Predicted 3D model of a 175-nucleotide RNA (Lysine riboswitch aptamer).
Its Rfam family is "Lysine riboswitch aptamer". Rfam's curators write: Riboswitches are metabolite binding domains within certain messenger RNAs that serve as precision sensors for their corresponding targets. Rfam links the family to the GO term lysine biosynthetic process.
RNA sequence: CGCCAAGAUAGAGGCGCGGGAUUCAAAAGUACCCGCCGGCAAGGACAGGCAUCCGCCGGAAGGGGAAAGGGGAGACCGCCGAAGUGGGGCAAAGGUGCCUGAGUUUUGUUCUGCUGGGGCGUCGGGAAAUACCCGACGGACUGUCACAAAAGUUUUGUGAAGCGCUAUUGGAGCU
Numbered sequence: 001c002g003c004c005a006a007g008a009u010a011g012a013g014g015c016g017c018g019g020g021a022u023u024c025a026a027a028a029g030u031a032c033c034c035g036c037c038g039g040c041a042a043g044g045a046c047a048g049g050c051a052u053c054c055g056c057c058g059g060a061a062g063g064g065g066a067a068a069g070g071g072g073a074g075a076c077c078g079c080c081g082a083a084g085u086g087g088g089g090c091a092a093a094g095g096u097g098c099c100u101g102a103g104u105u106u107u108g109u110u111c112u113g114c115u116g117g118g119g120c121g122u123c124g125g126g127a128a129a130u131a132c133c134c135g136a137c138g139g140a141c142u143g144u145c146a147c148a149a150a151a152g153u154u155u156u157g158u159g160a161a162g163c164g165c166u167a168u169u170g171g172a173g174c175u
Stems, first nucleotide, its partner, number of pairs: 002174002007169005014080001016079004022073003032064003036059005043054003046101006083115012116142002120138007144160007
């Protein structure tokens, strides 16, 4: 001089991913409240005990009548394991008060596994659901890399996975 690992920085894929406020539809004439009728009184609250409070359950014609979760929309913000999801651990909150117990929901955090991406179809789950979300399977499409062939920098085929790829930097080490 040359080659190159770890590391660092910046990027690409495209109906690309995620987020709070705003607004719209739907949820729904549902829950709930009032009135009427019927039943229960050792009644009711997730279970038991104590206490407290109040009645509780059902009905179909009447009157009044929500909201949350989830979803659509343009502008805005953070980004390209963006993000999502399975399993485990920890913590907090909720449901009349305390104690014990059961099961469940939500949020945060951490370890680990899977998924390159969007879309379509089938099945399953969630949800009020024709929306939408999640999972499995399947077919194409698309981006990246490797290999092979042909062509002249693209095409075709096969395969793989983001712990990837491209560019710059870097210099443990090799020669």
The prediction has a mean pLDDT of 76.